[in-house]
């Protein structure tokens, strides 16, 4: 330098154009003597500019960054 493949709460992750959704974890409440557990709510998130498009987590460009090849 050149090819891929990936970037989504704190963490793992699902979403192949029309409300962004799970698990744990957090916070409050219930329940218990107390603690675990169990239940209930309720916080938190699409790497970063640009394009297309009525509309983009998706498509297409470019940057960044993680990994893998090859020189």
């Nucleotide at each position: 330098g050149c090819g891929g493949u990936c970037g989504u709460g704190g963490u793992u992750u699902a979403g192949u154009g029309g409300c962004a959704g799970a698990a744990c974890u957090g916070u409050u409440g219930c329940u218990u003597c107390c603690c675990a557990a169990g239940c209930a709510a309720c916080g938190g998130g699409c790497g970063c500019g640009g394009g297309u498009u009525c509309g983009a987590u998706u498509c297409c460009c470019g940057c960044c960054g993680a990994c893998c090849g090859c020189a």
RNAcentral holds the sequence, with entries from ENA. This is a predicted structure of a 71-nucleotide RNA (transfer RNA) from a bacterium. Its mean pLDDT, the model's own confidence on a scale to 100, is 83. It matches the Rfam family "tRNA". Rfam classes the family as a transfer RNA. Gene Ontology term of the family: triplet codon-amino acid adaptor activity.